[in-house]
RNA sequence: AGAGUUUGAUCCUGGCUCAGAACGAACGUUGGCGGCACGCCUAAUACAUGCAAGUCGAACGCGACCUUCGGGUCGAGUGGCGGACGGGUGAGUAAUACAUGGGAAUCUACCGAGAAGUGGGGGAUAACUUUUGGAAACAGAAGCUAAUACCGCAUAAUCCACAUUGGGAAAGCUUUAUGUGCUUUUCGAUGAGCCCAUGUCUGAUUAGCUAGUUGGUAAGGUAAAAGCUUACCAAGGCGACGAUCAGUAGCUGGUUUGAGAGGAUGAUCAGCCACACUGGAACUGAGACACGGUCCAGACUCCUACGGGAGGCAGCAGUGGGGAAUAUUGCACAAUGGAGGAAACUCUGAUGCAGCCAUGCCGCGUGAGUGAAGAAGGCCUUAGGGUUGUAAAGCUCUUUCAACUGUGAAGAUGAUGACGGUAGCAGUAGAAGAAGCCCCGGCUAACUCCGUGCCAGCAGCCGCGGUAAUACGGAGGGGGCUAGCGUUGUUCGGAAUUACUGGGCGUAAAGGGCGUGUAGGCGGUUUGGUUAGUUAGACGUGAAAGCCCCGGGCUCAACCUGGGAACUGCGUUUAAUACUGCCAAACUUGAGUUCGAGAGAGGGUGGUGGAACUGCCAGUGUAGAGGUGAAAUUCGUAGAUAUUGGCAAGAACACCAGUGGCGAAGGCGGCUCACUGGUCCGGUACUGACGCUGAGGUACGAAAGCGUGGGGAGCAAACAGGAUUAGAUACCCUGGUAGUCCACGCCGUAAACGAUGAGUGCUAGCUGUUGGGCAGUAUACUGUUCAGUGGCGCAGCUAACGCAUUAAGCACUCCGCCUGGGGAGUACGGCCGCAAGGUUAAAACUCAAAGGAAUUGACGGGGGCCCGCACAAGCGGUGGAGCAUGUGGUUUAAUUCGAAGCAACGCGCAGAACCUUACCAGCCCUUGACAUGCCCGUUUUAGAUCGUGGAGACACUUUCUUUCAGUUCGGCUGGACGGUGCACAGGUGCUGCAUGGCUGUCGUCAGCUCGUGUCGUGAGAUGUUGGGUUAAGUCCCGCAACGAGCGCAACCCUCGCCCUUAGUUGCCAUCACUUCGGGUGGGCACUCUAGAGGAACUGCCGGUGACAAACCGGAGGAAGGUGGGGAUGACGUCAAGUCCUCAUGGCCCUUACGGGCUGGGCUACACACGUGCUACAAUGGCAGUGACAAUGGGUUAAUCCCCAAAAACUGUCUCAGUUCGGAUUGUCGUCUGCAACUCGACGGCAUGAAGUUGGAAUCGCUAGUAAUCGUGGAUCAGCAUGCCACGGUGAAUACGUUCCCGGGCCUUGUACACACCGCCCGUCACACCACGAAAGUCGGUUGUUCCAGAAGUAGUUGAGCUAACCUUAGGGAGGCAGGCUACCAAGGAAUGGCUGGUAAUUGGGGUGAAGUCGUAACAAGGUAACC
Repeated sequence: AGAGUUUGAUCCUGGCUCAGAACGAACGUUGGCGGCACGCCUAAUACAUGCAAGUCGAACGCGACCUUCGGGUCGAGUGGCGGACGGGUGAGUAAUACAUGGGAAUCUACCGAGAAGUGGGGGAUAACUUUUGGAAACAGAAGCUAAUACCGCAUAAUCCACAUUGGGAAAGCUUUAUGUGCUUUUCGAUGAGCCCAUGUCUGAUUAGCUAGUUGGUAAGGUAAAAGCUUACCAAGGCGACGAUCAGUAGCUGGUUUGAGAGGAUGAUCAGCCACACUGGAACUGAGACACGGUCCAGACUCCUACGGGAGGCAGCAGUGGGGAAUAUUGCACAAUGGAGGAAACUCUGAUGCAGCCAUGCCGCGUGAGUGAAGAAGGCCUUAGGGUUGUAAAGCUCUUUCAACUGUGAAGAUGAUGACGGUAGCAGUAGAAGAAGCCCCGGCUAACUCCGUGCCAGCAGCCGCGGUAAUACGGAGGGGGCUAGCGUUGUUCGGAAUUACUGGGCGUAAAGGGCGUGUAGGCGGUUUGGUUAGUUAGACGUGAAAGCCCCGGGCUCAACCUGGGAACUGCGUUUAAUACUGCCAAACUUGAGUUCGAGAGAGGGUGGUGGAACUGCCAGUGUAGAGGUGAAAUUCGUAGAUAUUGGCAAGAACACCAGUGGCGAAGGCGGCUCACUGGUCCGGUACUGACGCUGAGGUACGAAAGCGUGGGGAGCAAACAGGAUUAGAUACCCUGGUAGUCCACGCCGUAAACGAUGAGUGCUAGCUGUUGGGCAGUAUACUGUUCAGUGGCGCAGCUAACGCAUUAAGCACUCCGCCUGGGGAGUACGGCCGCAAGGUUAAAACUCAAAGGAAUUGACGGGGGCCCGCACAAGCGGUGGAGCAUGUGGUUUAAUUCGAAGCAACGCGCAGAACCUUACCAGCCCUUGACAUGCCCGUUUUAGAUCGUGGAGACACUUUCUUUCAGUUCGGCUGGACGGUGCACAGGUGCUGCAUGGCUGUCGUCAGCUCGUGUCGUGAGAUGUUGGGUUAAGUCCCGCAACGAGCGCAACCCUCGCCCUUAGUUGCCAUCACUUCGGGUGGGCACUCUAGAGGAACUGCCGGUGACAAACCGGAGGAAGGUGGGGAUGACGUCAAGUCCUCAUGGCCCUUACGGGCUGGGCUACACACGUGCUACAAUGGCAGUGACAAUGGGUUAAUCCCCAAAAACUGUCUCAGUUCGGAUUGUCGUCUGCAACUCGACGGCAUGAAGUUGGAAUCGCUAGUAAUCGUGGAUCAGCAUGCCACGGUGAAUACGUUCCCGGGCCUUGUACACACCGCCCGUCACACCACGAAAGUCGGUUGUUCCAGAAGUAGUUGAGCUAACCUUAGGGAGGCAGGCUACCAAGGAAUGGCUGGUAAUUGGGGUGAAGUCGUAACAAGGUAACC
């Protein structure tokens, strides 16, 4: 510090995810030792048991015991001090809290320092004794007694009140000491109370709150200020700088993360607060409204004799429960501290220690060296080897830790040690007792085999798994960390993904529809003052611990510890005065006023005009009109449409008209009177910052819609009808109502768009246009200057597109808005509205994307250009019939398998009776029909032959002839044969979607690319586009391109012309012979054969063209613009075809899925399709006559053999199911073959179906072509209408490119990229999920009103009771019980608010591999889309 993930690829936006660190953690798995820490985050749930606060005899009496008779110990009580500390928890609390910094009106036991005093009296009471009640807890009565308990009196103050006097203290004890208490008082220290400022979570779908409320006066009250309380008076106080309400939460030092700023957090330690079963209350006290005190109410638990009682672990252990989850009912007061005591001492679950837990951090160990035969085993393998791996074994060492034995601390200033026989130290033995976990597709370090086969499973994201999985499971190997390792959860980081540091808003999410203006924010020039902000210094504070730095102590570290720094803050103070603020004074450039002139669909009101549409009246006139792609509905003989004249009514204003004008926006258009807003230009004087923006507020605001009343010509939702269609609730047509218009009132939204907020300044230009001014010149024009409105363009900006003085540039000010897609601009709540609805505005759930711009393709019922038997123009067919053949289907024991639009279907098959043959049935064989090796045996090979069994393969047997090769002569080697066992053979079994090779196809279409350069952030572009031209990316020209490659063309073969060479088997012009046959001699001229050459290149001429390429025409020529034909098939596409030609990975079978044989099948047959043959006839059939060919084959042969038909001529038939047609069937034969039954071909005779030119549709062909005629060949025993070749005869037509199909180039749109056979929307049906509504219903919380009123306090009463003081002895003062009143908790009743759960039913939403219906969107998406 980044990375993965949207796409075919790219850049951007944007979310999701990962790598890091941390933890009071939990879970899985594993586990040697030690040190230091930590350990109920959940139920502030309920608690058994034990302990956690006592102590003092030097305050007091009593009882018991002991006694050395001095006294001591124990017990319950009176009394004192302490139980307000220490310890726990975080429920409540958003401020009676906390943090920081200040303040004044206070108290403070014990402690320190100082001053003064401590005199003299009195009455009780507990304990105790007796007794009563009670189960108990406990309570009552009578009697006795002490004090440092209680009460007067005296006296005092630097005390209180106050102005003159009054009130007002004490306590003794003892061991006799400078003892210790007690009382009063001052100061301090410590602790506590109170007040103020600032800071301190979320929600506005909480906007108003408040009556003791805010203030004053008086009184009360408190330790103390104060509405703290009461009475009276006033009407205040708080709040958009967020009151009130709701939710959540103890706060802080700190902790964690982060570069920091920030974010999250508040365990352990420390400070503060709050609480102690729940609620209320006071008492005592220096201190409490009191965790282990009291009273009351409530819930719960326990005891009970049923009458009553007892209790409070959020102290330490521990238990149940809850939970993913958190320890021992331990030891000791030795240390540190606390309480009491004079002290000894007692108490102390504070604390010190130990126990448990890998919960965390830190340290150590599980050995070290050597050791190659690179052992064995495992795994992989190309079978050679590689790897595990110096790893092991072996050899040589060491002993940290643990174990055992011994010794043995510090912690303790004099004694005292729980820890603890602990730490440490020494010794002993032996490598001995001690390694796991996760991962290995990318991110992310680390790869192979086997198993599995979209199964089982994995997964943090992307995604793996459908038979060759580095992604699942196992193994081997490897990587990482290590007494741990992974997983899960949470926090920060990465995330600049809330952006202060540090983001954005034209199209990605995002500018308010537009003005006006309040608060607020910001604000021109100059001077002076002030010093609030600001800056600097000083002082105080910012607890300790922690973090950081420098040291020290445990062997190191963690840990502990000393010092420093820091604590970025707050307060006080001093100084500075540039800037901002404030105060004062001034200025004119911002802003405004004034005068003059101007342009304009700016606004509202009234009047008025013509054209057109429609209706009505009248005339002319006759059969149609209207409408459409075509029609129909509709109108019309009751006279339409058309046409002429007149009248009526409503609405809108052609031309002018213009990226022209005006307005804030919405918007505004005939003409005109008056009214009225804004703006521009020019000038004079004036005001003197008066300005900009603008949360709320408020005005305006298209269309549609709503209310009331008018109006209604045209148009036209809804609706009706007609068409279209599979349907057509649409598009088209005929009608037609709201509405559109006016007045008044609502609504308040639009793709209200420049998808671009307002204002100010600055930053190259060029060119149009609107309204003014100035100058020159004068119809015009030129220059210049303001204000608008357009186009292009530099810098700059931008992801790109693009923007570019009208910014999306450079800056400043203010406002609005955004933070992944969907859910959703929806629900609920509020506000507005008559309603429709608007506005404000979530969550659950779900996805890993959604999106912007640009690129390359592909596609379009987009466009342009061009080509092709593509259409058109022609000729002949197919589709109808019969047959042949192939296929589908069906059938079958089997009808073997493959091929499937074009590009499967007379295809593999150049030929299934057996064979072929792969299929079926049956019968056989098992190292095999075939190959190689090992082992054993034999070595006599080949042919013919008799017989037996069997359907046959084959098995057995007889006879005859002939005797394998090499040799080192050895039964040595080879070969052959046989044997049985092992390796293996064999498979037309599967996978063409694992492959090679071969092939088809687009397509013989003209394309496909590269290097360098240039352009672009990039994918990519350029070149290859453009203008011409061509069959052609063929060539020319131009051009940021210049070149090159594979294709095109040419080079190759063949046909066409000539020449030359050669002349047998070919040929015969000339000569001769001749049997008249080139037969023979002869010749090689010709034909021909087969070699080598020539010839054609737009070369020549004319025209067109750009002076080009080229095209048109012509000449010559056998041939002319590629002369005809062939071979030749670019990059690639179709997971195209073929595992059944062959080869081959993997899988499968192995007495069978291998091998052999016989028979059957591939030849089936209601049917459908393809390709053909033969026909339907007279351009013909039949009969006769009849000439001419090439290729090829036959073993060799230009030698021999096999060879035409149509045409043409003559005759006949005469339009008919025929003398057409030949299927089918009967019968007789021929041939091939071992064999023609299933199942061959051909022939003779007989039979003589269908068929009279073929619907929709569809195929081939552009010249020696179509059509037509025959011939040959491969395969082959036989079998062709098929296939491959050959020649004979031999046409028609092409205007042309609108349309159909296919293709090429350019361009355009795209939501497609598996690429239109694409993508994709909504209803319905089914399953699941979360949410809303809902008659209700059940809770929580809170407000108001009322009832009620425990305990307590205050007041009042107090006829009952009453020790201290007074007394005149009667009584009084004072007190107590009791009663009443006020306040008040729980409780009860009523009614509201808020909130949660649940509910029949209901609503939409989301998700789900193959459901239904349509096809709305993306291309002009087939009616442009959208709001």

A computed fold for a 1427-nucleotide RNA from an uncultured prokaryote, annotated as small-subunit ribosomal RNA. The RNAcentral record of the sequence draws on ENA. The prediction has a mean pLDDT of 84.